[in-house]
RNA sequence: CCCUGCGGGAGAGUCCGGCGGCACGAGCCGCCGUCGGCGCCGAAGGAGCAACCGCCCCGGAAACUCUCAGGCAGAAGGACCGCAGGGU
Numbered sequence: 001c002c003c004u005g006c007g008g009g010a011g012a013g014u015c016c017g018g019c020g021g022c023a024c025g026a027g028c029c030g031c032c033g034u035c036g037g038c039g040c041c042g043a044a045g046g047a048g049c050a051a052c053c054g055c056c057c058c059g060g061a062a063a064c065u066c067u068c069a070g071g072c073a074g075a076a077g078g079a080c081c082g083c084a085g086g087g088u
Stems, first nucleotide, its partner, number of pairs: 001087008013038001015037008039072003045068001046066003052060003
């Protein structure tokens, strides 16, 4: 430095409409998925500037910035932190 396991881990609409499904005796209401629209978030990834660093030709560079991607009930994911194991 890399991988794996465990634990912790934020932010922002469970918005509006269409379609499909579930449920229901039927309708309304409700839930899920998907598409479109507008609003928003940044801590997968990506990109940009640059403090800073180096072997100073040049190169490496953020938790800053942008939101292409991703995300905005829950779940999943999640930079980063801690512990354990393995590899180089």
Predicted 3D model of an 88-nucleotide RNA (Glycine riboswitch aptamer) from a soil metagenome. Model confidence (mean pLDDT): 79 of 100. The RNAcentral record of the sequence draws on MGnify. The model forms 91% of the base pairs in the Rfam consensus.